[in-house]
Context: one part of a larger RNA
RNA sequence: GGCGUAUGGGGGAUGCCUGGGCUCUCAGAGGCGACGAAGGACGCGAUAAGCUGCGAAAAUCCACGGGGAGCUGCACAUGAGCAUUGAUCCGUGGGUGUCCGAAUGGGGCAACCCGGCUGGUUGAAGGCCAGUCACACCGCAAGGUGGGCGAACCCGCUGAACUGAAACAUCUAAGUAGGCGGAGGAAGAGAAAACAAAAGUGAUUCCGAGAGUAGUGGCGAGCGAAAUCGGAUUAGUCCAAACCAAUGUUGUUCCGGCAAUGUUGGGGUUGUAGGACCACGGGAUUCUUUGCGUGACGAACUGGAACCCUUUGGAAAGAGGGGCCGUAGACGGUGAUAGCCCGGUACAGGCAAGGAGCGUUAAAGAUAGUGGUAUCCUGAGUAGCGCGGGGCACGUGAAACCCUGUGUGAAUCCGGCGGGACCAUCCGCCAAGACUAAAUACUCCUGAGAGACCGAUAGUGAACCAGUACCGUGAGGGAAAGGUGAAAAGAACCCUGAACAAGGGAGUGAAAAAGACCCUGAAACCAUACGCCU
Numbered sequence: 001g002g003c004g005u006a007u008g009g010g011g012g013a014u015g016c017c018u019g020g021g022c023u024c025u026c027a028g029a030g031g032c033g034a035c036g037a038a039g040g041a042c043g044c045g046a047u048a049a050g051c052u053g054c055g056a057a058a059a060u061c062c063a064c065g066g067g068g069a070g071c072u073g074c075a076c077a078u079g080a081g082c083a084u085u086g087a088u089c090c091g092u093g094g095g096u097g098u099c100c101g102a103a104u105g106g107g108g109c110a111a112c113c114c115g116g117c118u119g120g121u122u123g124a125a126g127g128c129c130a131g132u133c134a135c136a137c138c139g140c141a142a143g144g145u146g147g148g149c150g151a152a153c154c155c156g157c158u159g160a161a162c163u164g165a166a167a168c169a170u171c172u173a174a175g176u177a178g179g180c181g182g183a184g185g186a187a188g189a190g191a192a193a194a195c196a197a198a199a200g201u202g203a204u205u206c207c208g209a210g211a212g213u214a215g216u217g218g219c220g221a222g223c224g225a226a227a228u229c230g231g232a233u234u235a236g237u238c239c240a241a242a243c244c245a246a247u248g249u250u251g252u253u254c255c256g257g258c259a260a261u262g263u264u265g266g267g268g269u270u271g272u273a274g275g276a277c278c279a280c281g282g283g284a285u286u287c288u289u290u291g292c293g294u295g296a297c298g299a300a301c302u303g304g305a306a307c308c309c310u311u312u313g314g315a316a317a318g319a320g321g322g323g324c325c326g327u328a329g330a331c332g333g334u335g336a337u338a339g340c341c342c343g344g345u346a347c348a349g350g351c352a353a354g355g356a357g358c359g360u361u362a363a364a365g366a367u368a369g370u371g372g373u374a375u376c377c378u379g380a381g382u383a384g385c386g387c388g389g390g391g392c393a394c395g396u397g398a399a400a401c402c403c404u405g406u407g408u409g410a411a412u413c414c415g416g417c418g419g420g421a422c423c424a425u426c427c428g429c430c431a432a433g434a435c436u437a438a439a440u441a442c443u444c445c446u447g448a449g450a451g452a453c454c455g456a457u458a459g460u461g462a463a464c465c466a467g468u469a470c471c472g473u474g475a476g477g478g479a480a481a482g483g484u485g486a487a488a489a490g491a492a493c494c495c496u497g498a499a500c501a502a503g504g505g506a507g508u509g510a511a512a513a514a515g516a517c518c519c520u521g522a523a524a525c526c527a528u529a530c531g532c533c534u
Stems, first nucleotide, its partner, number of pairs: 001533009015519001016483002020454002022451007029443002031149002039100003042055003046078001050074002061094006070082003105114003115133007135146004153184001154182005164171001168218001194201002205232005215223002236435003239379001243266010271413001273378004277372004286366005291360004297354001301349003307322005323340002325329001331343003384408008394420001415430005470477002490518001493505004
């Protein structure tokens, strides 16, 4: 020096565990904000650095309800106190709520500085306290509304590139990502100027099929419908106008009016055309809201069955024996594995605010018919067309249809639009105003539950005081780190030692080879002893 055996050190793998995650399901909720939010700064404790809670009324105050013996959070200890005259705690409602922040009296380098007016403080003050004073829009005024934040879902405006095409330019990626604006619990769409095709359907939305079909496409890469059928859910309405009435303004006048126009109310709303208007008839039917009554449900919370013995063991819930309950054999805990030990569970009860639904009569509001057709009305810089673009599965194509930057520019029911160039026949429909639940999308959040999901290099970045420590001027980046024991019983006392280090005894404990660097404790690596070889 090597190998082997043994014993240790070192290290933290593995096993087991879980107070954390991940993905869903069912319900709820789907917002908060000038009544000052979200998020913060600074404070508040007997002692108090952090977290949590709270706000100068500061780990809280008040009322009501619950509850019933302990309590002063995490968090021990000491001190001082509170509590059956019901505390702590739980629920509901209220009070207080510094300063910053949309931040809003003015300013400002956020959490700071400085004011005006009114009132109070006996008076005064370069004092103090309370209230008030931003801007925009609406409104005559009084006053009202807005602003900001928030995870996704939704609508609109704007809008890439990498990439693919095995290069690349049309094309694709993609109307995606990103930016801006806006709304709601959903949003958007929506009651046919629709589809269809000789037969018919009857608003919209979503799902399955139709179908990777018809098409489109440097006919490359790719893109990619619809009718129709099967389902989910179903719901339909209101204006403008004609006409009538009231009222205002303007022009004109022979002062009787006439004309134009505005406002309000009635009327009216469709394609088999309808309405005004004229005639007839009647006040039918149904619905909504408000009020009143009732009221399922609804917070904390309450009751809630049934087990003992022997044995092993530190400990029984294990094993053996004998019982019992069950509308409860979900789950969790208890010194190992418990239906019957504990908390609970099934079930039953309780109940404030709130409250679906139902009933009721009262009030208010809304809602229909028949015939006639001379006249009037039925959405105009609109439809259409030219040019330039965009959207439609459809890249200009034979390119209909929809939108419009620009130019032009109708008809008025004997009317108009569409049916994929265009024309005719035929068929369908009535644009240029508006609203509309459900079926659908999503989950920052609350409750209950589930998992052939993870189990500490996994699962969230974060099981632990984590968006922390740390890095960066900044935008931003971003960790590591869980486990004594059933119970602290956390090692009194003694010894070595400089020692508040460390260790050895003693003691506790089932175990200390569980001693706080604490469950198990692999390997690398290090050491000691012995054996063999060199």
Molecule: large-subunit ribosomal RNA, domain I
Organism: Flagellimonas alvinocaridis